[in-house]
RNA sequence: GGCCGUGUGGCGCAAUGGCUAGCGCACCAGCCUUCUAAGCUGGGGGUUGUGGGUUCGACCCCCACCUCGGUCG
Numbered sequence: 001g002g003c004c005g006u007g008u009g010g011c012g013c014a015a016u017g018g019c020u021a022g023c024g025c026a027c028c029a030g031c032c033u034u035c036u037a038a039g040c041u042g043g044g045g046g047u048u049g050u051g052g053g054u055u056c057g058a059c060c061c062c063c064a065c066c067u068c069g070g071u072c073g
Base pairs, nucleotide, nucleotide: 001072002071003070004069005068007066010025011024012023013022018056027043028042029041030040031039049065050064051063052062053061
């Protein structure tokens, strides 16, 4: 350099082009407990890698770039 894949809260992952982008862990608060852990309840946290485009509507489709991984030379 060519080709393929990947990028979504702190971390790991979901999400037929259509309701307010969800789940687990973690974090915070409360309950419980003598205290901690476990358990239960609730809460905060996301410009969906960046910039454009298509569409009534984009995490999803198209283009360019960037990150990471694989592969070929």

Source information
The RNA shown here (transfer RNA) has 73 nucleotides and comes from Homolaphlyctis polyrhiza JEL 142. Lineage of the source: Eukaryota > Opisthokonta > Rhizophydiales > Homolaphlyctis > Homolaphlyctis polyrhiza. The gene name in the source record is tRNA-Arg-TCT-1-1. The RNAcentral record of the sequence draws on GtRNAdb. The coordinates come from a structure-prediction model, not an experiment, and the mean pLDDT is 80.